Molecule: Lysine riboswitch aptamer
Organism: uncultured Massiliimalia sp.
RNA sequence: AGAGGUCGCAAAUUUUAAGAGUAAAAAUGUAUGAGAUUACCGCAAGUCAUUGAAGUCAUUUUGAAAGGGAAAUUUGCCGAAGGGAGUAGUAUUUGGGGUUGCUGCUUGCCCUGAUUUUAUGUUGAAAAAGCAUAAAAUUGUCAUCAUACCUUUUUGAUGGAGCGCU
Numbered sequence: 001a002g003a004g005g006u007c008g009c010a011a012a013u014u015u016u017a018a019g020a021g022u023a024a025a026a027a028u029g030u031a032u033g034a035g036a037u038u039a040c041c042g043c044a045a046g047u048c049a050u051u052g053a054a055g056u057c058a059u060u061u062u063g064a065a066a067g068g069g070a071a072a073u074u075u076g077c078c079g080a081a082g083g084g085a086g087u088a089g090u091a092u093u094u095g096g097g098g099u100u101g102c103u104g105c106u107u108g109c110c111c112u113g114a115u116u117u118u119a120u121g122u123u124g125a126a127a128a129a130g131c132a133u134a135a136a137a138u139u140g141u142c143a144u145c146a147u148a149c150c151u152u153u154u155u156g157a158u159g160g161a162g163c164g165c166u
Stems, first nucleotide, its partner, number of pairs: 001166002005078001008077009024062006035048003039099003043095003081112004085106007113139010141160006148153001
């Protein structure tokens, strides 16, 4: 420096389906009756609350969004990338504790060569997509053995891993 794949990997922008007539807000009524205030749990303080808290049901009006999907274009690339671990910040009326989510950083610290399908779990509105684990198939690469071949290729079997291979 290059290759694996014609669905290679990731990101950004625009459009669009779904999310959804959902969440939420307002009005009216109904029953209930003590808590409510963070993404969740719990401690302390403050505020609101029987002049009715939270949540339920019914009607009417208004009515979203995020993550993820599809198409097109552009960009960066071949540990592309995806996870795990650690660490910092952040998510409440305020303080502080735990869990979890999101964002950044670190370390060639650990795992996965790549793609597809199936099953289980998780996330999600979802029979979509993602992530994790397991199995199967396909495929690229190297090593060993055998085979046909002839100037290093064909075919098959077994095995390894990208800190690889050329």